A computed fold for a 1469-nucleotide RNA from an uncultured bacterium, annotated as small-subunit ribosomal RNA. The sequence is in RNAcentral, with records from Greengenes.
RNA sequence: UUAGAGUUUGAUCCUGGCUCAGGAUGAAUGCUGGCGGUAUUGAUAAGGCAUGCAAGUCGAGCGGAGAUUUCUUUGAAGGAUUAUGCGAUUACAUCAAGUGGUCCGACGUUGAAAUCUUAGCGGCGAACGAGUUAGUAACAUCUUGGAACAUACCUCGAAGUCGGGCACAACGGGUCGAAAGAUCCGCUAAUUCCCGAUGGUGCAGCAAUGCUAAAGUCGCAAGACGCUUCGAGAGUGGCCUAGAUCCUAUCAGCUUGUUGGCGGGGUAAUGGCCCACCAAGGCUAUGACGGGUAGGGGGCGUGAGAGCGUGACCCUCAACGACGAAACUGAGAUACGGUUCGUACACCUACGGGUGGCAGCAGUCGAGAAUAUUCGACAAUGGGCGAAAGCCUGAUCGAGAAAUACCGCGUGUAGGAAGAAGGCCUUCGGGUUGUAAACUACUUUUGCUAGGGACGAAUUUUGACGGUACCUAGAGAAUAAGGGGUUGCUAACUCUGUGCCAGCAGCAGCGGUAAUACAGAGACCCCGAGCAUUAUCCGGAAUUACUGGGCGUAAAGCGCGAGCAGCCGGUUGCGUUAGUCUGAUGUUAAACCUUAGGGCCCAACCCUAAGACUGCAUUGGAAACGGCGCACCUCGAGUAGAUGAGAGGAAGGCAGAACGUAUAGUGUAGGGGUGAAAUCCACUGAUAUUAUACGGAAUACCAAAAGCGAAGGCAGCCUUCUAGCGUCUCACUGACGGUCAAUCGCGAAAGCGUGGGGAUCAAAAAGGAUUAGAUACCCUUGUAGUCCACGCCCUAAACUAUGCACACUAGCUAUUGGGAGCAUCGACCCUUCCAGUGGCGAAGCUAACGCGUUAAGUGUGUCGCCUGGGAAGUACGAUCGCAAGAUUAAAACUCAAAGAAAUAGGCGGGAACUUGCACAAGCAGUGGAUCAUGUGGUUCAAUUCGACUCUAACCGAGAAACCUCACCAGGGUUUGAAAUCUAGUGGAAAUCUUUAGGAAACUUUAGACCCCGCAAGGCCGCUAGACAGGUGCUGCACGGCUGUCGUCAGCUCGUCACGUGAGUGGUCUCCUUAAGUGGAUUAACGAGCGCAACCCCUAUCGUGUGUUAUACGUGUCACACGAGACUGCUGCGGUAACGCAGAGGAAGGUGGGGAUGACGCCAAGUCAGCGUGGCCCUCUGAUACCCUGGGCUACACACAUGAUACAAUGGACAUGACAACGGGUUGCCAAGCCGCGAGGCGGAGCUAAUCCCACAAACGUGUCCUCAGUUCGGAUAGGAGGCUGCAACUUGCCUCCUUGAAGCUGGAAUUGCUAGUAAUCGCAGAUCAGCAUGCUGCGGUGAAUACGUUCUCAAGUUUUGCACUCACUGCCCGUCAACUCAAGGGAGCCGGUAAUACCUGAAGACCCAUAUUUUCCUGUGGGGACACGGUAGGAUCGGUAACAGGGAGUAAGUCGUAACAAGGUAACC
Repeated sequence: UUAGAGUUUGAUCCUGGCUCAGGAUGAAUGCUGGCGGUAUUGAUAAGGCAUGCAAGUCGAGCGGAGAUUUCUUUGAAGGAUUAUGCGAUUACAUCAAGUGGUCCGACGUUGAAAUCUUAGCGGCGAACGAGUUAGUAACAUCUUGGAACAUACCUCGAAGUCGGGCACAACGGGUCGAAAGAUCCGCUAAUUCCCGAUGGUGCAGCAAUGCUAAAGUCGCAAGACGCUUCGAGAGUGGCCUAGAUCCUAUCAGCUUGUUGGCGGGGUAAUGGCCCACCAAGGCUAUGACGGGUAGGGGGCGUGAGAGCGUGACCCUCAACGACGAAACUGAGAUACGGUUCGUACACCUACGGGUGGCAGCAGUCGAGAAUAUUCGACAAUGGGCGAAAGCCUGAUCGAGAAAUACCGCGUGUAGGAAGAAGGCCUUCGGGUUGUAAACUACUUUUGCUAGGGACGAAUUUUGACGGUACCUAGAGAAUAAGGGGUUGCUAACUCUGUGCCAGCAGCAGCGGUAAUACAGAGACCCCGAGCAUUAUCCGGAAUUACUGGGCGUAAAGCGCGAGCAGCCGGUUGCGUUAGUCUGAUGUUAAACCUUAGGGCCCAACCCUAAGACUGCAUUGGAAACGGCGCACCUCGAGUAGAUGAGAGGAAGGCAGAACGUAUAGUGUAGGGGUGAAAUCCACUGAUAUUAUACGGAAUACCAAAAGCGAAGGCAGCCUUCUAGCGUCUCACUGACGGUCAAUCGCGAAAGCGUGGGGAUCAAAAAGGAUUAGAUACCCUUGUAGUCCACGCCCUAAACUAUGCACACUAGCUAUUGGGAGCAUCGACCCUUCCAGUGGCGAAGCUAACGCGUUAAGUGUGUCGCCUGGGAAGUACGAUCGCAAGAUUAAAACUCAAAGAAAUAGGCGGGAACUUGCACAAGCAGUGGAUCAUGUGGUUCAAUUCGACUCUAACCGAGAAACCUCACCAGGGUUUGAAAUCUAGUGGAAAUCUUUAGGAAACUUUAGACCCCGCAAGGCCGCUAGACAGGUGCUGCACGGCUGUCGUCAGCUCGUCACGUGAGUGGUCUCCUUAAGUGGAUUAACGAGCGCAACCCCUAUCGUGUGUUAUACGUGUCACACGAGACUGCUGCGGUAACGCAGAGGAAGGUGGGGAUGACGCCAAGUCAGCGUGGCCCUCUGAUACCCUGGGCUACACACAUGAUACAAUGGACAUGACAACGGGUUGCCAAGCCGCGAGGCGGAGCUAAUCCCACAAACGUGUCCUCAGUUCGGAUAGGAGGCUGCAACUUGCCUCCUUGAAGCUGGAAUUGCUAGUAAUCGCAGAUCAGCAUGCUGCGGUGAAUACGUUCUCAAGUUUUGCACUCACUGCCCGUCAACUCAAGGGAGCCGGUAAUACCUGAAGACCCAUAUUUUCCUGUGGGGACACGGUAGGAUCGGUAACAGGGAGUAAGUCGUAACAAGGUAACC
């Protein structure tokens, strides 16, 4: 010192990818922004640059030049002074001009000195410092070593510093030029240069000997600074070696100065560094050569670590300075702010020619998502020069800009509940914002104002920063909060709006009318002067697995073998030590990191010390393991001897059956083929049958889970050749072994080439069928091929989906081969050993399935392979191939999955078992006709609405003329037709009759009525407000109720057990049952909801009661209570449960019928029965309410359910019988009378066993009809009536007379029914004023058939397969059509890169010759190399492109149906 989560599924476990939470950055973007400290700041265009600055210094090296000062020489003009003075004036005196002397006198002049400045010569520096990362995959860098070197300045030591000389700048003069500058002549100094001398040391040489140096300046001086030579040191640099150092093999061979030698040249120095000659070497799978990318390191980020990524700032090394080349100078350069040449670009120009290089500091343009001031100072640190003062220094120190990063501080503190107002939510009570605010008291960090004011300076001087830090005082809560988020991951939730729209999104995913996921608001959460987003790196990711993964089925074992390199290797001993272990020493720069201490108020930051830096080298030691060497061993491996089995391989020969063909005979009409057919063959004689002949291919039985082989594979019999294997003996060798990249060989079928062969079968092809189509499945033909020889191809689901070798780890059982023992005459049996081939299984392993001595267990060695799905085993390239093609093998783009195993269900044109009027066996129907009713459709102002397979359609509706009523037209009302409440106001009404209008509602007139009362209240009207109302929407928001599977036998739970888990067992299996009914067995034991029973009706009997009926005896009947049936009894079978048969009995195995409907399914049905969430309509008029009329009844048609028929088992008439369930006072209605009848009159009886509805009908008896559209059938229509009702026109029912349609038993198809059932016959009831062919019940008459479970349908249980789970109305594939995207090909076109060949050949250096010259230098001529450039043909990389092809994606396109079930032809390779 190591954290996980979301996402594949109906659920589970696993594999596996994607995504998230963390940290980081030279960042950028969005919103926001108070202060300070410290750091950082052109990552792109090594693109171009205006302007200024970035390297100078030394006058104590030198000659000049200039300035200032001083002295000195001269002394113009002029001035001052003095003397003189023609002459003027004149008493004295004086004086103009002129002349002489003296003094002054110029930035004039002569000479000298001092101080200052410096263009040039000279010296040192400029090779440092500063910048950048283009190139470079390399001795460039890092680490560790080394020998053949250089080194200015610095330090130490030794010795010297003598004498001469020649130049060149500057300067002066001339010429050319626009300029830059060039050139000629002349003069000159030196610490410039040259010669000579000396020679300690040095160099060359074996030695003798030879060679080789210098400079002065300052100072009064002492002396100081220099100079020359040599040696040493320090530091620095050049060179060499070992190791380390990215990706690519779709780069496998590279190399001719190449590798080495000899001899030269060259260099400071080694060396092919260069040259001549000689040899033919050198490098490479431990990756040469080539391509791509890249400065390296200390370090930095992350990580538990190992690692992975990275190389900003700081330090260090390298390289570069517009691009390319070259030398000069120098200690040092092939020189960023030097030179020359070439190229490109830019600028100046008088057009002749010149000039330039910010990747120094600022700054500018450009490109970019993006990166600062044309600042101050040399005060400090450091550098250059100088003796020094000092000068220079865009190094540096500072300031400025930027939240770019890190760190620190602040935006107040305390009190304060009426829990204010406002906001938001609300279940309307309240909650929350929230002590938050207000308010009271206090404080002043920061900011502001004012005063003081540093350290940094060592050392007299000197401070850019800076009036800065800091200190003090003052006023004043004053100057200071945002960003992101709130579905899960992930801390944080409500309302409103929106309605798959608008939008969100890191992943999963939200949004289609109740969105915690969009948008807004409130509340909340996180961080906070920041917060988010984007990009990138590490982590999580054990998702490249060294630490630390895998390969039977998930991705992954090469098809198999032989085998070089490589890797690994049995036993014992000795020796050795490059591996290994250990000690010491050196190194691993500093910074960084860790720890401790210290300095800035703290921190960031900085300082000091220690540690660490896991490395490398040298050296000492150890010897277990490993390596190496030597020697030994026998168990691994091999050899030998004996013996054995076998479809092992190759070649040759032979055999029989079948098949086909040919010939001939017999024989006659079909054969063949299929689900059924047809094509086809056949009277020119088929098929069938007999005989003979020919041909090719394959080898029945034996035969097997058997045998052999490395795999592919191998099958009649015999012979020859040949390989491998087992067992036994334990004689021989003595580790000889294992695995194996590359390589080599073998390698089914199909395919290819050449030549044969060709019976069968059979791609392609043809025809016939099938079908919507049928380029298929089926059938008839049929060519390649199938066979042989030789040569290729080299792939398969080449599978045990399991590499090879060795060792170890329970067994049982079968079988093949061999051996031993026992036994036997011999064999078998039995026991046992070895080698194979199988089954089941301990432990263990595995996600599970499963594997399990033939491992997928436990270990070892080694090879191959995998890293999400698709694109794709594809493209490009390469190799191989005759071709087909094979091998090797990507990316863009796209998805969030793809997948393995197992689980529950569902499904199957899977299986087994079982059941059901499911089929079958029967009876009667429906489908055809007419009508009734319902539905669709159509129509309409409206034809209200709902229900749509079974499970809608005589259903809601168990009664639409008005009403109902929801629809339509029109007329009206608006607190409303009905409900609750409040306030105001008015009234005696309301109601009934009546008048007028009107279709009515309603309005209105008159009248009747007009209560109690003081008021309030009640009642009514009006006004206002809360509200009402809605058959308006959503049955996909719901409750309740219902249908259906299905009265099917199922559906579950507790405990327990099994399984990682979903789940399973129980509930399975066997027997049995109507039944998960019961029994037996049993990792289950029990229980619940269902089944059954309990309940009702019914069949028999008994008892009791008694309204009614009565012939009064009683019987039927009704009700109530009981009895009875339980497999109880007998026999047989069976373990049992139970089954079968029988007896008795009214009834027998649930006696018959009903009620009763498990868990659930269908988002099944119903908001229009009712209730109900939400939404919608209603303050000027409705979707509410009232009314009149209409509609729901329409009518070309289609469907469904029924009625009536088609007739003689019938119809008509007459006559005669026998029921039950029920209903009745707003009712049922008798008798009697009237009417043909419906019905009317009538009124008895009955609140019902009493009276009525109410004559039941089919049926019996008798008569007529006699097979026909009829004496069948009754539709339709005309007329006349009846009843109900306010009202029968749309639109009721009934009666009578007349009319007399279709229809003669119904196609495909389809329904019901198993006994008192079907069929048939009537009766009653609900609804209801009236209206029944419907519905619900009731009784009468009363059959047929069931072999059975193959088939159809449905259901249950078990099992099986599954790619389905919205569950087969599932899933899903491919072409075509449309749009979009990326990549490859592509006639070509364009560009880059690196080479090659040839041409050209600048500058410069070198070489040769020559001229000049004392030498140096230089000129001229020539030479070979050499940059750029040009030409040519190729290579390679990229861009672009008509076009054609494939790929991917895209809610609702077309065609089919390939796959998943036996997927309807098993699938796949």